A computed fold for a 1402-nucleotide RNA from an uncultured bacterium, annotated as small-subunit ribosomal RNA. Rfam family: Bacterial small subunit ribosomal RNA. Rfam links the family to the GO terms structural constituent of ribosome and ribosome. Its mean pLDDT, the model's own confidence on a scale to 100, is 83. The sequence is in RNAcentral, with records from ENA and SILVA.
RNA sequence: CCCUUAGAGUUUGAUCCUGGCUCAAGACGAAUGCUGGCGGCGCGCCUAACACAUGCAAGUCGAACGGGACUAUAUUGGAAGAAGUUUUCGGAUGGAUUUCGGUAUAGUUUAGUGGCGGACGGGUGAGUAACACGUGAGCAACCUGCCUUCCAGAGGGGGACAACAGUUGGAAACGACUGCUAAUACCGCAUGAUGCAUUGAAGUCGCAUGGCUUUGAUGUCAAAGAUUUAUCGCUGGAAGAUGGCCUCGCGUCUGAUUAGCUAGUUGGUGAGGUAACGGCCCACCAAGGCGACGAUCAGUAGCCGGACUGAGAGGUUGGCCGGCCACAUUGGGACUGAGAUACGGCCCAGACUCCUACGGGAGGCAGCAGUGGGGAAUAUUGGGCAAUGGACGCAAGUCUGACCCAGCAACGCCGCGUGAAGGAAGAAGGCUUUCGGGUUGUAAACUUCUUUUAAGGGGGAAGAGUAGAAGACGGUACCCCUUGAAUAAGCCACGGCUAACUACGUGCCAGCAGCCGCGGUAAUACGUAGGUGGCAAGCGUUGUCCGGAUUUACUGGGUGUAAAGGGCGUGCAGCCGGAGAGACAAGUCAGAUGUGAAAUCCACGGGCUCAACCCGUGAACUGCAUUUGAAACUGUUUCCCUUGAGUGUCGGAGAGGUAAUCGGAAAUUCCUUGUGUAGCGGUGGAAAAGCGUAGAUAUAAGGAAAGAACACCGGUGGCGAAGGCGGAUUACUGGACGGCAACUGGACGCUGAGGCUCGAAAGCGGGGGGAGCAAACAGGAUUAGAUACCCUGGUAGUCCACGCCGUAAACGAUGAAUACCAGGUGUCGGGCGCCACGGGCGCCCGGUGCCGCAGCAAACGCAGCAAGUAUUCCACCUGGGGAGUACGUUCGCAAGAAUGAAACUCAAAGGAAUUGACGGGGACCCGCACAAGCGGUGGAGCAUGUGGUUUAAUUCGAAGCAACGCGAAGAACCUUACCAGGCCUUGACAUCCGGCCGACCGGGCGCGUAAGGCGCCUUUCCUUUGGGACGGCCGAGACAGGUGGUGCAUGGUUGUCGUCAGCUCGUGUCGUGAGAUGUUGGGUUAAGUCCCGCAACGAGCGCAACCCCUGCCCGCAGUAGCCAGCAUGCAAAGAUGGGGACUCUGCGGGGACUGCCGGGGACAACCCGGAGGAAGGCGGGGAUGACGUCAAAUCAUCAUGCCCCUUAUGGCCUGGGCUACACACGUGCUACAAUGGCGCAACAGAGGGAGGCGAAGCCGCGAGGCGGAGCGAACCCCAGAAAUGGCGUCUCAGUUCGGACUGCAGUCUGCAACUCGACUGCACGAAGCUGGAAUCGCUAGUAAUCGCGGAUCAGAAUGCCGCGGUGAAUACGUUCCCGGGUCUUGUACACACCGCCCGUCA
Repeated sequence: CCCUUAGAGUUUGAUCCUGGCUCAAGACGAAUGCUGGCGGCGCGCCUAACACAUGCAAGUCGAACGGGACUAUAUUGGAAGAAGUUUUCGGAUGGAUUUCGGUAUAGUUUAGUGGCGGACGGGUGAGUAACACGUGAGCAACCUGCCUUCCAGAGGGGGACAACAGUUGGAAACGACUGCUAAUACCGCAUGAUGCAUUGAAGUCGCAUGGCUUUGAUGUCAAAGAUUUAUCGCUGGAAGAUGGCCUCGCGUCUGAUUAGCUAGUUGGUGAGGUAACGGCCCACCAAGGCGACGAUCAGUAGCCGGACUGAGAGGUUGGCCGGCCACAUUGGGACUGAGAUACGGCCCAGACUCCUACGGGAGGCAGCAGUGGGGAAUAUUGGGCAAUGGACGCAAGUCUGACCCAGCAACGCCGCGUGAAGGAAGAAGGCUUUCGGGUUGUAAACUUCUUUUAAGGGGGAAGAGUAGAAGACGGUACCCCUUGAAUAAGCCACGGCUAACUACGUGCCAGCAGCCGCGGUAAUACGUAGGUGGCAAGCGUUGUCCGGAUUUACUGGGUGUAAAGGGCGUGCAGCCGGAGAGACAAGUCAGAUGUGAAAUCCACGGGCUCAACCCGUGAACUGCAUUUGAAACUGUUUCCCUUGAGUGUCGGAGAGGUAAUCGGAAAUUCCUUGUGUAGCGGUGGAAAAGCGUAGAUAUAAGGAAAGAACACCGGUGGCGAAGGCGGAUUACUGGACGGCAACUGGACGCUGAGGCUCGAAAGCGGGGGGAGCAAACAGGAUUAGAUACCCUGGUAGUCCACGCCGUAAACGAUGAAUACCAGGUGUCGGGCGCCACGGGCGCCCGGUGCCGCAGCAAACGCAGCAAGUAUUCCACCUGGGGAGUACGUUCGCAAGAAUGAAACUCAAAGGAAUUGACGGGGACCCGCACAAGCGGUGGAGCAUGUGGUUUAAUUCGAAGCAACGCGAAGAACCUUACCAGGCCUUGACAUCCGGCCGACCGGGCGCGUAAGGCGCCUUUCCUUUGGGACGGCCGAGACAGGUGGUGCAUGGUUGUCGUCAGCUCGUGUCGUGAGAUGUUGGGUUAAGUCCCGCAACGAGCGCAACCCCUGCCCGCAGUAGCCAGCAUGCAAAGAUGGGGACUCUGCGGGGACUGCCGGGGACAACCCGGAGGAAGGCGGGGAUGACGUCAAAUCAUCAUGCCCCUUAUGGCCUGGGCUACACACGUGCUACAAUGGCGCAACAGAGGGAGGCGAAGCCGCGAGGCGGAGCGAACCCCAGAAAUGGCGUCUCAGUUCGGACUGCAGUCUGCAACUCGACUGCACGAAGCUGGAAUCGCUAGUAAUCGCGGAUCAGAAUGCCGCGGUGAAUACGUUCCCGGGUCUUGUACACACCGCCCGUCA
C1' cells in the first nucleotide's frame, strides 16, 4: 500500500444484561431415500493387520562351464531293401528308398554348476510418544555393488563338487552311497604399492581425544577369462557421484484421581565386539543418573509436505499424490550378501489350513484380479508391454498385475443437453371464488426454424524424439453427410428464523418438529390437491470437521450482587522490579549467505472447442542455521547514588498477646438461723405441670460456700494479619504511629505455586470444674395433629490446663503491592505555626466514617479506604440439575475435611431494574363498612321461585356478591317451545314456472271427537276475444321452515366493580431500555374539586354544571278548578249572576352567588360562626355510568357465520304436562296480640275508564244480580281511603289473639273452572306466646307503620311499578369486619395469592 471481518431464533407482562441451546455457510475416500440423458478428468474396504480356492505378480545370461536333447551338413558303421538287369529260377546284381548308430562342424534349446538381480519396484498402518518423524547441524568414530575419472596389474600351478551313470530308501516331499567330469566355481605359490598393521623423524593445523602432509623401517595381501577382432569382463589402489549407518540442538497428544523412577542403572579403567562411536557386551572400581521446566506409569496415535475451515490468529485432519519410518500368519534367530536380520529366502517354536500309505510332509494375497466373512458401505478372476521405468544380457531379446489402457459405481469436480422464435378465442381441463371472476398462462394447441445430443452412413489421427519395424487403447477422439423435436426432469420446501399460500380432509386423533413450537371443528405448521419458491442430473436426509462461538478470549473475556478472590499470615523456588555512568552483546533490530525437495496454494502465460484437468515461468513457503553490524530497551557485569526498604533515638495512644495475683454494700443459686402464712410460680391473654402446711414464695441476718461473667465509662471509639480482644494490678512481650533527618557493607524491594504457622462456634480424647444457661430427654399447654414456637424441670456442653479437628453468610459476599486522578464534612492518635490567649484560627502525617464531581458500571451502585486510570504477581470461573455427590488418594481417634468426576436429563437456570397484582406490611382517606340506634330474616302457617326427587312429559334459560316474587307487566284451552295419540309433505308463511277452473273470500247444510278428509247450494273484473289481472286447485323443482347445536365464532342489548374518582394523550424533559415525569408533594374538597409549589406545559374522556320533579315569590291567563267581597238561592250544596283577591292549574320569570360580616388559614383555595332569607354553603330527589375487568349473561326478543334435520329436529289438532312431592334453600304475606281485637264517626295524593268506568234506585246476610243516569272525563264513574280521633266492650287466655286446613251452600269470568281460577256465606278453628348459630335494611319527611292506584289481564297478586297519610331513634368515633381510592415497602406472583411451590403416595 492493497485485500479482508454480516447475523438470527429462544428465559420476561414488558426491559437491559449474563448465559447456554439451536439455525443459516463451506467441506467429505462417505452412506441412505426418491429420481436419472451424455461426455471429460479424478476417485473407490475408513470395518476383520479376519481366513483365503484359482491364475498371474522375478527373473535373466549358452558371449562363464561341462553335459543332455533336437535339427542340418559332412563322414563312417550296421540292417532291411524297390524299380531295373540277369538267372541254372535256388539266386546273383543293383542300389532308389527306409531305418539304427559313431565321429566332426554348425544351429536351436536347456535341468545343473557359475555370475548378476530376488534388500528395487508393489502393498499395508498392526506396532511405535521414540532421534520414529520434521527442521537445522555434526561425523577429527564410518560403509558404499552397479556408474564416472585416474594409477598399477593379470605370471605359473593344483585339487574337488553338481550335472551324469549305477545301486538304493520313501506314499510323497525329498534323499543316501559308489564312480566320472568342466569353468569367469574353489585353493596355494610368485610379483606388488601411494594400501593395511606396527614403529621412528620433520613440518603444520585444530575443537578435547587428535587430524593432515612429507619421509624411513619391518610384516602382510591379487587376479579370469569369453567371443572373434572389436569389445565386454577380472585384480589392487586413489578420487567422485549415489545410497546408507551413527550423534546432537529445537519441535511433536491426553491424564497428577499416575510423584517418585532406576542395579548395566550413572560414571571410570581394561579387554571384547562392530563398517564405526558407545554399558553395545564383559571383569573390576566408584555411587551415581532422571524428576514439578512433569521423570515413571496409564491411555491414544504411524510422522511430514500438505488438505478442510477461518478476516486472521487458530481449530480439525494426514484418504488419493510425494518424502521418511515400521510391518509381511504370531514370536524368536541367524546365514548369504556391497546392502537384509530379507512380503512371493532359510532355521526353530506357536496357532490355523491342506495332503498322507499315519511313518511323515506342504502352506502364508497388508502384490493384481477374485472368494467367504465382517459391515451403513467401497469395483473386473479384463487387454497390452505400444509408451514411461526396472532386472539380466555384447546384442537380438526375455521377464515385468510397476506401468499404460479398457470395464463397473452420479462417489466427487467440470462441461453440455432435454429445443428456439412467433402465438389471446387469454381454448379445454384442473384449482379457487364474494359466482362477477381469478389463476395455471404464451404455458399448450397452431405456424416457422435449428440439430448440440441421439440413430444411420462415410472418412479418420497425434501419441513412434531412432536407420527400419512395432499402437493395447481403437476404427477411439475428431471431421463430413442423412433422418427427425425427434431419445432425455426430477427433488426439496412454502408458521418465524427463511425465498415461497390457498382449498379440502382430520379434530391433542393421525401425525410434524433443527430451535421456538403446531394439532382439542373454521390448522398458510398434520395428510392430499392446486399454486408458488429454490436447486437441478440431481435433490433431500444422516454422520463427521471447521465456521458463526469474543462460548477457553495470544490477537480477544471475566470474578461486589449474574459462574468466579484462597479464612488469614509468613515465606523457598519462580515472575516482576528505583536513579546515574561504563563494558558485553544472550534477548531485540537490520543486512548478507545457506537451506526451506517436488507436487500443492497464489500470479502470469500456454495446451485439450470452454471448464474441470494438464504444462511452463515467477512469487511464496511467514521457519532454521551461519555470519556481519547497531546498542535505545530488557538481560549480565563493574563503579556509584539515596528517594524505595531497613536501622537508631525521643515521645505519646491502645479491650494487641501470654502468665500470675487481686476485687465487689452488683447479680444468680445453694446452705444455716430468725420472722411469717397459704399460697407461690407461670403467660401476648389464659391455663396446667412444678414447688409449698414436713412451713414454700416473701422478708432479715450470716456463710468458713461455689462457679461464671465483668454494669456505668462505651462511642459507625481503639488495637490486631485474620479468627478475635472489655474489672483491676504486676511481670514478660509483638506491632503500628508521630518528631528528629542521626546511621548503613545502600535496592537489601513487591508478589508468591508447593511448604509452614495461626484459625469463631460446634465436636472429639483422657483429667479437673460445674453457679447460671442449656442441645438431647421428661412433663404441661397450644393444635386437626404439634416429635415445634410457650411454660416447668434437665444431661452432655458452655469454664480450666493439655492434645486433636481446620470448617463458617471465616462478608466489605470486593486478593496483595505501588503511582496518579475535583471537593466538602465528622471522628481517633501525634506534631507544627499564628494571634486579639479563647469552648480561638490555620497547616502536616497516619487511621476510621458520611456526602459528592469526573470516570466506571447491565443496572443497583463505587467514587483518594475505587468497583476510576495504569503496572506487577497470585488465586479462581466457563449453562442449570445430577453434585461438592461417587470412586480413588491424603489427613483425622471419630465426626468428617481436602482433592473431585461421569452416565443421564432440561432449554433454560440466573442478575439488575420496570409496570401491575398481592401481603394475617406501613401511612392517609371514604362508604349504613363497623360502631350507636330502629325494624326485620333465620322458628310457625301460607304464597312464590329454585335445587333435588318423581314422571310419558314435569319445555328451556339464569348459578357467590352480580341465579333463586329472575326472563314471566299475570301457564284452565291458547300461550307452549315439553309428552302421548291422530294427521299433512313445495308445506301454516315468501318468490319464480307450467296446466286447469272462474271464482276466491264469505254464508248456509250433512257425515265425522278435533285437525285432516268427503259432499251439496250461492257467487268475478278488464279486453283488441288471442288473452290478461286476481284468486283457488293440481304438478315439477329451485326452495320454505327449525324456540335444533355453538353466547368459547359474532352484532346488538344488559349486569357488575361503581356515580368509585379515576383513565389517558400531544409536545418537552429524564432513562441504553421497559418506562418515568405530567397524575407525585403541602393544603382542601363529595370529587384528578380548587389553590400553592414543582421539568414540565397543555389537552381529551370522566367529576361538576347545563335537563326534569319538588320547596318560596312575582307576572300573564281563568274552565269543567276556586269563592274573600257583592247579589240570587237550597233540606245540604260555587247551584246561579258575577269575580281573579285566595287555593289550584298552565305558561313565563325571579331567587342562592361563600354575595355580606367576624374568626381561622399562607394576604390562597377553603373551613367555622353569624346576619338576612321560603331555602345556605351540592337545598332535597331523578335522569346521566370514563378507560376497562369478569371468554360475565343472552343464538329462546331480534339479527347473524358455520354445522345439523328435510314424508321431519318442519306443520296442524285433541288430551295431558309446565300446578307432581320423603326433602333442602331464597324472597315475601299473615301472625303470635291490650301501643291490641271488635262495634259506631273525619282528612289525601296519584292514577284509570268506551268490547270501558258504571251512579241513583231495587233485590240478596254477602260475593253479586237487576238497572241504566252521567262520562272519551280538573265536569261523570272507579271511590268507601286507612292508620288516626271519641265512646263502649273484651282483661292475658292458645283467648272475642291467630287464621291454616276441611265440610256444606253459593257468586263471577270464560267454549270450558276435574286435573288447575278468584271471590262470598255458614260451620270447623291447626301451627304459632317474639324465634339457635347466623344474618339483612335504614342517617329525615328517612326507618317504621297505614291505606290507595296502575300495568299485564276474559278471569286470576301476599309479586312488581307508583301515590299520599302518620312519623321516630342514633352517629362517641375509625381500633376492628367488608368494599374502594392515593402514596410507600417486600415479592421466587404476571392465568397475577382461588398465585407460586415443597415432600410423600399412586